[in-house]
Context: one part of a larger RNA
RNA sequence: CGUUUGGUGGAUGCCUAGGCGUCAAGGGCCGAAGAAGGACGCGGUACACUGCGAAAAGCCUCGGGGAGCCGUGUGCAGGCGAAGAACCGGGGGUAUCCGAAUGGGGAAACCCGACUGGUUGAAGACCAGUCACGGUGUGCAGAACACAUAAGCACACCGGGGGAACGUGGGGAACUGAAACAUCUUAGUACCCACAGGAAAAGAGAGUAUUCUCCGAGUAGUGGCGAGCGAAAGGGGAACAGCCCAAACCAGCAUAACUACGGUUGUGGUGGGGUUGUAGGACCGACAGAACAAACUGAAAGCUAGCUGAAAGACACUGGAAAGGUCUGCCAGAGACGGUGAAAGCCCGGUAGGCGAAAGCGGAAGGGGAGAGUUGGGAUCCUGAGUACCACGGGACACGAGAAACCCUGUGGGAAGCUGGGCAGACCACUGCCCAAGGCUAAAUACCCUUGACGACCGAUAGCGAACAAGUACCGUGAGGGAAAGGUGAAAAGAACCCCGGUAAGGGGAGUGAAAUAGAAUCUGAAACCGAGCGCUU
Repeated sequence: CGUUUGGUGGAUGCCUAGGCGUCAAGGGCCGAAGAAGGACGCGGUACACUGCGAAAAGCCUCGGGGAGCCGUGUGCAGGCGAAGAACCGGGGGUAUCCGAAUGGGGAAACCCGACUGGUUGAAGACCAGUCACGGUGUGCAGAACACAUAAGCACACCGGGGGAACGUGGGGAACUGAAACAUCUUAGUACCCACAGGAAAAGAGAGUAUUCUCCGAGUAGUGGCGAGCGAAAGGGGAACAGCCCAAACCAGCAUAACUACGGUUGUGGUGGGGUUGUAGGACCGACAGAACAAACUGAAAGCUAGCUGAAAGACACUGGAAAGGUCUGCCAGAGACGGUGAAAGCCCGGUAGGCGAAAGCGGAAGGGGAGAGUUGGGAUCCUGAGUACCACGGGACACGAGAAACCCUGUGGGAAGCUGGGCAGACCACUGCCCAAGGCUAAAUACCCUUGACGACCGAUAGCGAACAAGUACCGUGAGGGAAAGGUGAAAAGAACCCCGGUAAGGGGAGUGAAAUAGAAUCUGAAACCGAGCGCUU
């Protein structure tokens, strides 16, 4: 060096218990009635996980289920179950201690109380209940200071904290890009804060309600006219829904002023009335008399357990094993899929089809009646003010001050008020459209979860970080970081017994098995690396 045969090692192949994604349907807040999240416990034996809470792998009840069961998890020991267990679903009970944590304290899971009631002969101890703070309302009571007001007390209701992503608002970067950099960009992004909901926001015209989507269109524009940024009208689609106040006026109530004691006027609050731009309403008159919200109730579907469900045998074939082969049949509204000792429509679970709820959710009809009509008149009254608008400074609009409208507003000025007012991209005229300065509003939309189906998705260095006691072990004072680790066999049949050895480790027999070079360091078992036998070479 070659070859053979081993060791080591764990690649590769095969597998999948776990992931990833898409679609569809359904669902979406929890919390002082103590949450989220934890600590500590609970088992005959009990390390971890799971479940549960001193009533502690569980209790009661109502359904489903039907012969077994006492979680993963075997074993030993001992039990439960046809008086129906286990298991699954609905409702209820219990639910230590910490945690908003709330009787006070505190270095979370601990310490110390007060009051009322109970156990007890008493003290004590134990048990049960109550005792935080803030806001709102009601009542009581009541200072300085006469009335009053404030403090105070009681009761009731509400709040407090949590939530991955999604939402609205308040703040708000830089790296970067511009091949440097300052306007600009990154970007109103990241991040911080507040708050809300199952969605949020927006939204019923001072121009076609709002929202989402496709096109319009990378167009018109904007832009150190650089880098870049980037509409709208209009059209198609999804989904569609509209309403309530303020005021005029009317009527009670309270209060103040005036009084000719008959009242009048002002203010405040309550009820009626009323809600728009072809103006509307009040007011004065005429006429008319119909459809619908919430509470409540609760049909059916559906959801939360389930049930039924067709049809095959043989062989002296191969094999450890038949589902393979051969032969002869059958079912099919079912030849999806998975399992069974290899490859099964007819063996098992299922599949097509059909059926099902005591209880909870769900919700049609019912019920109920808030609100709700037409018309004529045009004298008077009302129709949202420190508002519109203007100036200055900013912001936001695709639009960087630009010819810069429209929208928001920090400072100052400051209207009209229906013979009124705003807008139509400076501004003016004409023309047209609309009615600001109060409020509410489902759906289409965003995100997540569950269930189901599917995948020219992964297959253990992949796929989630996590197929396994994984946000574990471990690291870090901490914020935080964060793994590795799957496979015997069809079935443990997991090697009785014997031998060597230290009552070892390990091994040799024997036995099991189809196979033990499938022996638990277990499928396959590549390479590096290390031996041994044989051959060759110097």